Transfer RNA from Candidatus Kaiserbacteria bacterium CG10_big_fil_rev_8_21_14_0_10_47_16, 73 nucleotides, folded computationally. It was read from a public genome assembly. Rfam family: tRNA. The family's RNA type in Rfam is transfer RNA.

[in-house]
Formats: sequence, C1' cells, structure tokens
RNA sequence: GCCAUCUUAGCUCAGUUGGCAGAGCAUUGCAUUCGUAACGCAAAGGUCCGCAGUUCGAUCCUGCGAGAUGGCU
Repeated sequence: GCCAUCUUAGCUCAGUUGGCAGAGCAUUGCAUUCGUAACGCAAAGGUCCGCAGUUCGAUCCUGCGAGAUGGCU
C1' cells in the first nucleotide's frame, strides 16, 4: 500500500425485507436469612463510532472518514 470482517448498555453479544432498541453478567433497591452468599422481584444504565446522502421514516441501505482484528504484499 491492497483486501475482508467488525464498531449497539460498565463487560460479552443479539437484533430488525427500513417503522417505539434487547438478553446474559455486572450495578442499585426490595424480599428471603440469625447474618452472608445463592435464588426471587424490580429499577437504573444507549446521540446504536463520526459526518453526509437516499427515504415519510436510518442502528439497518449508499458514500467519505475514524478505530479494531485478520489476510496479502
């Protein structure tokens, strides 16, 4: 330098032929217990990497960037 894949909650990851964004773990509260852990219930936590385009509408499609991983040279 070229190619491919990826970027969504604190972490690991789903998701949608384009139509209100989710799970597990973690955190907080409650319940339970003599007490703690575990189990149970609930809550909080997101500009879906950035900018622009297409569209009535973009996390999703297109372009240009940024970053990560892998391959080739």